A computed fold for a 99-nucleotide RNA, annotated as THF (Tetrahydrofolate) riboswitch aptamer.
[in-house]
RNA sequence: AACAGAAUAGGAGGGCCGCGUGAAGUGUCAGCCGGAUGGGAAGUUGCCGCUGAACGAAAACCGAUAAACGGUUGCGAUGGUCCCUCCGCUUCCGCUGUC
Numbered sequence: 001a002a003c004a005g006a007a008u009a010g011g012a013g014g015g016c017c018g019c020g021u022g023a024a025g026u027g028u029c030a031g032c033c034g035g036a037u038g039g040g041a042a043g044u045u046g047c048c049g050c051u052g053a054a055c056g057a058a059a060a061c062c063g064a065u066a067a068a069c070g071g072u073u074g075c076g077a078u079g080g081u082c083c084c085u086c087c088g089c090u091u092c093c094g095c096u097g098u099c
Base pairs, nucleotide, nucleotide: 002098003097004096005095010087011086012085013084014083015082016080017079018078019076020075021074028053029052030051031050032049034048035047039093040092041091042090043089059073060072061071062070063069
């Protein structure tokens, strides 16, 4: 010097453990342009947070019973991100490997 690779936020599926089913959550739109984002710098996409608006979902069975309640199967664009698999940064520098 060249080539190759690892590595982010996060996404999808499965497992595990939960929540709701007296409707929270999820999703949509608008605003704040707030926060964190490969090891470093800048930045993009995406993500998260807060506020507001509209929309909006499914229960059934069993046990016990005075009632509360517990369990099973479902349902929810449901949560955690503990485990597994796959996917996953633009430029420059850095890191690893080969020559």
Its mean pLDDT, the model's own confidence on a scale to 100, is 76.